[in-house]
RNA sequence: GUAUGAAAUCGCCACACCUGUUGUGAAGCAGGGUCGGAAAAUCUCAGGUCUUCAUGUCACAUUACAGAAGAUAGCUGGAUUGCAAUU
Numbered sequence: 001g002u003a004u005g006a007a008a009u010c011g012c013c014a015c016a017c018c019u020g021u022u023g024u025g026a027a028g029c030a031g032g033g034u035c036g037g038a039a040a041a042u043c044u045c046a047g048g049u050c051u052u053c054a055u056g057u058c059a060c061a062u063u064a065c066a067g068a069a070g071a072u073a074g075c076u077g078g079a080u081u082g083c084a085a086u087u
Stems, first nucleotide, its partner, number of pairs: 003087001004085001012037002017032006035074001041080003045077003048072006055066003
C1' cells in the first nucleotide's frame, strides 16, 4: 500500500416512535430514543419509489401516462474517502 470481514478491542451512526421547528407536500433540522448498519461517511451520475405542479393525451366524480421541479444516500447500482485488527 492492497485485499478480506470469521473472531476480538476501542469506538461511530441512529430505524420506528415522541417533542419542538421549517416546508403546499414528500421530507429536512434539533433534542430524546435505539431497529439495525463493516462504510447506515460524502456525492443524485443511472435506475427505482415518493411529493408538488402549468400543461398534453386518456378518463369524465374519481383516474392513468408523459413532462418539469423537488424528496429519498437507512431503496439498488456507481464514484470518492476512512479507523482498528488479522492475513
The RNA shown here (c-di-GMP-I riboswitch aptamer) has 87 nucleotides and comes from an uncultured Methylococcaceae bacterium. Model confidence (mean pLDDT): 77 of 100. It matches the Rfam family "c-di-GMP-I riboswitch aptamer". Rfam describes the family as follows. GEMM was predicted in a large-scale screen for bacterial structured RNA regulatory elements. The sequence was found by an Rfam model in a public genome assembly. The model forms 95% of the base pairs in the Rfam consensus.